[in-house]
Context: one part of a larger RNA
RNA sequence: AGCGUAUGGUGGAUGCCUAGGCUCACGGAGGCGAUGAAGGACGUGAUAAGCUGCGAUAAGCUGCGGGUAGGUGCAAAUGACCUAUUAUCCGCAGAUUUCCGAAUGGGACAACCCGUCAGUCUGAAGGACUGUCAUCUUCAUGAAUUUGGAGAAGCGAACGCAGGGAACUGAAACAUCUUAGUACCUGCAGGAAGAGAAAAUAAAUAAUGAUUCCCCCAGUAGUGGCGAGCGACCGGGGAAGAGCCCAAACCGUGGUUGUGGCAACGCAUCCACGGGGUUGUAGGGCCGCGAUGUCGGACGAAAUCAGGUGAGCGGAAAUGUCUGGAAAGUCAUUCCGUAGAGGGUGAAAGACCCGUAUGCGAAGCCUGACGAACCGUAGCGGAACCCUGAGUAACGCGGAACACGAGAAAUUCUGCGCGAAUCUGCCGGGACCAUCCGGUAAGGCUAAAUACUCCCGUGAGACCGAUAGUGAACCAGUACCGUGAGGGAAAGGUGAAAAGCACUUCGAAUAGAAGAGUGAAAUAGUUCCUGAAACCAUGCGCUU
Numbered sequence: 001a002g003c004g005u006a007u008g009g010u011g012g013a014u015g016c017c018u019a020g021g022c023u024c025a026c027g028g029a030g031g032c033g034a035u036g037a038a039g040g041a042c043g044u045g046a047u048a049a050g051c052u053g054c055g056a057u058a059a060g061c062u063g064c065g066g067g068u069a070g071g072u073g074c075a076a077a078u079g080a081c082c083u084a085u086u087a088u089c090c091g092c093a094g095a096u097u098u099c100c101g102a103a104u105g106g107g108a109c110a111a112c113c114c115g116u117c118a119g120u121c122u123g124a125a126g127g128a129c130u131g132u133c134a135u136c137u138u139c140a141u142g143a144a145u146u147u148g149g150a151g152a153a154g155c156g157a158a159c160g161c162a163g164g165g166a167a168c169u170g171a172a173a174c175a176u177c178u179u180a181g182u183a184c185c186u187g188c189a190g191g192a193a194g195a196g197a198a199a200a201u202a203a204a205u206a207a208u209g210a211u212u213c214c215c216c217c218a219g220u221a222g223u224g225g226c227g228a229g230c231g232a233c234c235g236g237g238g239a240a241g242a243g244c245c246c247a248a249a250c251c252g253u254g255g256u257u258g259u260g261g262c263a264a265c266g267c268a269u270c271c272a273c274g275g276g277g278u279u280g281u282a283g284g285g286c287c288g289c290g291a292u293g294u295c296g297g298a299c300g301a302a303a304u305c306a307g308g309u310g311a312g313c314g315g316a317a318a319u320g321u322c323u324g325g326a327a328a329g330u331c332a333u334u335c336c337g338u339a340g341a342g343g344g345u346g347a348a349a350g351a352c353c354c355g356u357a358u359g360c361g362a363a364g365c366c367u368g369a370c371g372a373a374c375c376g377u378a379g380c381g382g383a384a385c386c387c388u389g390a391g392u393a394a395c396g397c398g399g400a401a402c403a404c405g406a407g408a409a410a411u412u413c414u415g416c417g418c419g420a421a422u423c424u425g426c427c428g429g430g431a432c433c434a435u436c437c438g439g440u441a442a443g444g445c446u447a448a449a450u451a452c453u454c455c456c457g458u459g460a461g462a463c464c465g466a467u468a469g470u471g472a473a474c475c476a477g478u479a480c481c482g483u484g485a486g487g488g489a490a491a492g493g494u495g496a497a498a499a500g501c502a503c504u505u506c507g508a509a510u511a512g513a514a515g516a517g518u519g520a521a522a523u524a525g526u527u528c529c530u531g532a533a534a535c536c537a538u539g540c541g542c543u544u
Stems, first nucleotide, its partner, number of pairs: 001543009015529001016493002020464002022461007029453002031155002039100003042055003046078002050074002061094006070082003105114003115133001117131005135152006159190001160188005170177001174225001200208002212239005222230002243445003246389001250275006257268004280423001282388004286382004295376003304369006312360003318333003322329001334351002336340001342354003395417007404430001425440005480487002500528001503515004
C1' cells in the first nucleotide's frame, strides 16, 4: 500500500408517519366598492422582533343569545390582573375603524405636503380641532358655468356577448386553403350570458309548430390548389317548457306655431300625455248588437304560518387476570346496539374521551305558502273608408357569415350607389319562371333545460406521501437574482410525557469530555425515529 473483516465517524437513501396538496360529488353563494372596496403603509401588548388579531375606543368596546371554570392568541417565563355580580370562549347584531389606495379640496417621488368655506376652542397665531369642497352623465330648476336630486367610476378566478385579430404549424416545399375567428388586445354584462315566439321547417295521399342543450342522423350529403382538410340539414329520441308588449289607424286632454274672430271658439301644423290596438282561417280602427264576469300573471308591501340555516343541547353499554414502561393485546366472564362511521388515548377500544345512530334547538338570515295593490282577460254581424314598422326591402359594385373557397349559389349581414309595393300588398320554399304550399320583414321583452368556480359547507378517492403532491406540509410568492417586466428556491419527524441531563470532576471555558441522574430506550440528548451506499478512521487477518 492492497484485499478482507469488525467497530466507529460522516452521510441522509430506505421504511413507517402526516400537519399539506390533487381530483371530484352534492348543496350554497355568485359579487365587493364614494356609507370609501380589493390591496397595503404605519401603529396597537407590562416586557414584544415576527406571525395572527385589532385601529388613537387599537390581541380590543356595547347589546342579545349560547356555554362553562377557568382565563390574559401563536408562545415559554416573570409580573400584574380578570372571573359564579358568569370571565375566557362560540354565534348574531351594532360601535370604533389612523394614513395610502378608484382616492374624489389642490399637489406629490403611494402611505406625505399645502389649502377654501362654516363652526368650536383659544394662550389671538404663518394656531388646533370638527365638518365641507374632484370629475363626468342625467333629471329638475333658472339670468347663470346657479342650485338641488339620482347615478357612474375601481377591484374580482373562470364562464358570456360584442369590436378588432395573428403566426409558428399542416399541406411532407408554397401562394388559395389550414392552424382559426384559435392565441392575444379592447369594450360591456350577468349569476348565468346569448338565443327566442316564424316574412320558420317541410312537402309523402302528408304534416310539424319559439329558443337552448344532449344522443343519433354522419364523418353521410356536400365543400375542397376536389390537395391537406373542412363538414352540415331534414328527420328521430331525450332535457326543459311560456308566452307576451309596443308603433300606427281612431278618440280624448294639455300645449306650440300659423290663420280667422272683439271674444267664446273654429280650422291647420307640430309636440307631450292618456285611452285604443298588436295579427295571416289576416287582424285592428270605424258602424250596429251583446257582455261588467271569470280566469290568469314572469308583479307582490306588511303580518302570519311552514321549511331550511343557525352558537349549541341530550345521546346506550365492562370488569377482572397475565405480559409489558404503558393495555386498547392475552385469558375469563358480561353488556349496548335505529349507535360495530371515524379520530384520540403510553401497543391493536362498539361499552375510556371526542363522536356516531337518533331526537331537539334562541335571535338573526334565507326560501316557500297565503296575500292587499298592480297587470292582462272574451262574443256576433256589417262595410271595404283608414292603419299594420322606408332611405327600408330589392337591385348593382366591394366584402363578410352561412358545412358551402363565386360557384348554377339561394339565404343572412353591410361599406358605396340606386331605390319599391302598401293586403287585389309583400317575402320564402337553394339560380330563374309558373302553379301550389308556408309565412307576414324592416320595433321590443321573455323563466327553465346549458356554461363556469375566486369563494363557503359536507363528503369521497384501485390520487401523492416530503427529489412525490400546489412553486409553497415549515412565517413562501418568502430568501435570493434582475434597472425592470419578471424569475424564484431549499427547508417535515426527540420522547408516552421535557421527565430537555440537578450535582461532581477534567478543562481558560457559556467549548468539549468523564461520571451521576431521567427515561422502556440517551448509539432517543434538541445536528435528536429508522439510519443504506459513496467517503474517512481505527483494530485484527492475509498478500507484497